RNA sequence: CGCUUAUCAAGAAAGGCAGAGGGUAAUGGCCCGAUGAAGCCUUGACAACCUCUUUCUGUUAUGCAGAAAAAAGGUGCCAAUUCCAUCCAUGAACAACAUGGUAAGAUAAGUC
Numbered sequence: 001c002g003c004u005u006a007u008c009a010a011g012a013a014a015g016g017c018a019g020a021g022g023g024u025a026a027u028g029g030c031c032c033g034a035u036g037a038a039g040c041c042u043u044g045a046c047a048a049c050c051u052c053u054u055u056c057u058g059u060u061a062u063g064c065a066g067a068a069a070a071a072a073g074g075u076g077c078c079a080a081u082u083c084c085a086u087c088c089a090u091g092a093a094c095a096a097c098a099u100g101g102u103a104a105g106a107u108a109a110g111u112c
Stems, first nucleotide, its partner, number of pairs: 002111007013043005021032003026086004044078001046076001049074003053069007082104001087101005
C1' cells in the first nucleotide's frame, strides 16, 4: 500500500520553540491564521476501539457469551457534522432546496 469489519451530529487546551500558512489531494464554496498557521517539545484533558482489572447475569464450568464500571497499558483525538458540496436516487424535481445512498477520507481491530 491492499483487503475485511465497526464507528464517524457527542466530547476535550495550556505553555515553550518556530514564523506563514492551514482546514487529507483536486475543483468550487465557506472558514481559521501576526491577538501567531503548519511542524516539533512539555504538560493536561477527552474518548473508550484493543489489552488488563473489577462487578453483575446466563451456563455444570477457573472456560465462553452478554452487560456495566474503571482508565493502568497500546492507539486515537482536543475550531466548524469527516467544515460543506462534487456521483446516484427520491421528493411535482431543470435550477435551487430537503432526505437517503454510494464514493473518497479518518480511526480502531484483524488479515495476505

SAM riboswitch aptamer (S box leader) from an uncultured Chitinophagaceae bacterium, 112 nucleotides, folded computationally. It matches the Rfam family "SAM riboswitch aptamer (S box leader)". Its family is annotated with regulation of gene expression in the Gene Ontology. Model confidence (mean pLDDT): 79 of 100. The model forms 88% of the base pairs in the Rfam consensus.